[in-house]
Molecule: c-di-GMP-I-GGC riboswitch aptamer
Organism: Symbiobacteriaceae bacterium
RNA sequence: CACCGAAAAGGCACACCCGGCGAAAGUCGGGGUCGCAAAGCCUCCGGCCUACAGCCCGCCACGGGCCACGGUAGCGGGGUUGCCGAAG
Numbered sequence: 001c002a003c004c005g006a007a008a009a010g011g012c013a014c015a016c017c018c019g020g021c022g023a024a025a026g027u028c029g030g031g032g033u034c035g036c037a038a039a040g041c042c043u044c045c046g047g048c049c050u051a052c053a054g055c056c057c058g059c060c061a062c063g064g065g066c067c068a069c070g071g072u073a074g075c076g077g078g079g080u081u082g083c084c085g086a087a088g
Base pairs, nucleotide, nucleotide: 003088004085005084011036012035016031017030018029019028020027021026034074040080041079042078044077045076046075047072048071049070054066055065056064057063058062
């Protein structure tokens, strides 16, 4: 030591439930613990999710298509900060 992850001290909180916000995806708070050595933080790149608004089309008071400026950091990559210190 930006490698590694035994032990110890702790930490976070999937699903689900309740309440709030949102068009939705989703998110915030409380409860709850599937897991996580960064499951701390950041949308720069890729993926995935949603489609309010916008545009186009139609059998036109509705329907369909395209589309992030939205979301996901617990989908990867990347950036950045960080607890402990066995074996190697």